c-di-AMP riboswitch aptamer (ydaO/yuaA leader) from a Bacillota bacterium, 137 nucleotides, folded computationally. Its mean pLDDT, the model's own confidence on a scale to 100, is 75. The organism belongs to Bacillota, within Bacteria.
[in-house]
RNA sequence: UAGGUCCACAAGCCGAAUCAAGAUAUUAUAUCUUGUACGGGGGAUCAACUUUUGGGGUGAAUCGGCAAGAUGCCGUAGGGUCUUCCUUUCUCUCCCGAGCCCGUAAACUAACCUCGGAGGCUUGCAAGCAGAAAGGU
Numbered sequence: 001u002a003g004g005u006c007c008a009c010a011a012g013c014c015g016a017a018u019c020a021a022g023a024u025a026u027u028a029u030a031u032c033u034u035g036u037a038c039g040g041g042g043g044a045u046c047a048a049c050u051u052u053u054g055g056g057g058u059g060a061a062u063c064g065g066c067a068a069g070a071u072g073c074c075g076u077a078g079g080g081u082c083u084u085c086c087u088u089u090c091u092c093u094c095c096c097g098a099g100c101c102c103g104u105a106a107a108c109u110a111a112c113c114u115c116g117g118a119g120g121c122u123u124g125c126a127a128g129c130a131g132a133a134a135g136g137u
Stems, first nucleotide, its partner, number of pairs: 009124006019035007038116005055102004063075004078096003085136007
């Protein structure tokens, strides 16, 4: 000097998944408990609906074609993003288009009951690398 890794801090993104108090151990953090912003499920009447071709929940994550011997490719409903301090719409760019759970019961649903309140990722030398409209702060 260059590259890589780890830790801390800062800014930011997906997501409901933020914030706070107390206690224990430790000497700088960890664990536990209780709450909490926010979010999910179950659960009458009414009037409906459809059950082995089983079905249902969460989530954007559905559906189709090709290829095959495999778990791949191409699209697609739908979703996210650069990106202004924020929101909405349009165009554009780059991505995702999964997984997990219930177990023959569950629609909606007042009262009521109950659960979650995680995890993952980007940038941190500078410059350049997309805009328009409306509204708000």